[in-house]
RNA sequence: ACGCUCGUAGCUCAGUGGAGAGAGCGCUGCCUUGCGAGGGCAGAGGCCGCUGGUUCGACUCUAGCCGGGCGUG
Numbered sequence: 001a002c003g004c005u006c007g008u009a010g011c012u013c014a015g016u017g018g019a020g021a022g023a024g025c026g027c028u029g030c031c032u033u034g035c036g037a038g039g040g041c042a043g044a045g046g047c048c049g050c051u052g053g054u055u056c057g058a059c060u061c062u063a064g065c066c067g068g069g070c071g072u073g
Base pairs, nucleotide, nucleotide: 001072002071003070004069005068006067007066010025011024012023013022018056027043028042029041030040031039032038049065050064051063052062053061
C1' cells in the first nucleotide's frame, strides 16, 4: 500500500429496514442472614465509532474517515 473482517452498556456479545435498543456478568438499593456467602425483588448505566447519502422510516443498506484484528506484497 492492497484485500477481508470487526466497532452496540464497565466487560463479553445478541439485535439481517418499522414494536418503548436487549441478554449474561459486573455495579447500586432493599429483603432474607447473628455477620458474610448464596438466593429473591427493584434500579442505574447506551443518542449503536465519526460525518454524509439512500429511504416515508437506518443499529441494520451505502460512501468517506478514524480505530482494532487477520492476510498478501

Background
This is a predicted structure of a 73-nucleotide RNA (transfer RNA) from an Actinomycetota bacterium. It matches the Rfam family "tRNA". The family's RNA type in Rfam is transfer RNA. Lineage of the source: Bacteria > Bacillati > Actinomycetota. Model confidence (mean pLDDT): 80 of 100. The RNAcentral record of the sequence draws on ENA.